[in-house]
The RNA shown here (transfer RNA) has 75 nucleotides and comes from Candidatus Fervidibacter japonicus. The sequence is in RNAcentral, with records from ENA. Rfam family: tRNA. Rfam classes the family as a transfer RNA. The same sequence occurs in records of 8 taxa.
RNA sequence: GGGCGGUUAGCUCAGUGGGAGAGCGCGUCGUUGACGACGACGAGGUCGGAGGUUCAAUUCCUCCACCGCCCACCA
Numbered sequence: 001g002g003g004c005g006g007u008u009a010g011c012u013c014a015g016u017g018g019g020a021g022a023g024c025g026c027g028u029c030g031u032u033g034a035c036g037a038c039g040a041c042g043a044g045g046u047c048g049g050a051g052g053u054u055c056a057a058u059u060c061c062u063c064c065a066c067c068g069c070c071c072a073c074c075a
Stems, first nucleotide, its partner, number of pairs: 001071007010024004018055001026042005048064005
C1' cells in the first nucleotide's frame, strides 16, 4: 500500500429502514437470623465521527478514526 471483518448500556453481544434490546453486572424492594440463590421493579445509550440517499437511517452509500485478520512491498 491492497483486501476482508468489526465499532450498539459498565462487560459480552443481538438487531437490520418505522418501537433501541438480551444475558451478566449495578440499585431498590420482597424472601432469609444473615449471605447467596430466587422473584418483582428500576437506572444506565449523541448505536465510533462527519456527510449523503430517504417522508423516515443503528440499518443503505461515501469519507475519516480506531481494533483484528490476510496479502504485497521495503529492509